[in-house]
RNA sequence: AGUUGUUUAUCUUAACUCGGCAAAGAGAAUGUUUUGAAAGCAUUAAAAAAGAGUUCGACUCUCUUAACAACUU
Repeated sequence: AGUUGUUUAUCUUAACUCGGCAAAGAGAAUGUUUUGAAAGCAUUAAAAAAGAGUUCGACUCUCUUAACAACUU
């Protein structure tokens, strides 16, 4: 220098294939329970790396940028 891949909640991972309500576990908060705490139970909040384009509609398709990883030179 070139090619390819990855980026989803605080963390770990799905769904994407075929564009149509973003899911689960752990964690956090509140309540309940307890002499108190933990555990259990109930409830709640929280996410598509950034920008642009296509489309009625984009995590999903296209382009650019950023970070990381691999390969080639």
The prediction has a mean pLDDT of 81. Transfer RNA from Acanthephyra smithi, 73 nucleotides, folded computationally. Rfam family: tRNA. From the family's description: Transfer RNA (tRNA) molecules are approximately 80 nucleotides in length. The family's RNA type in Rfam is transfer RNA. NCBI's taxonomy places the organism under Eukaryota, Metazoa, Altocrustacea, Eumalacostraca, Acanthephyra.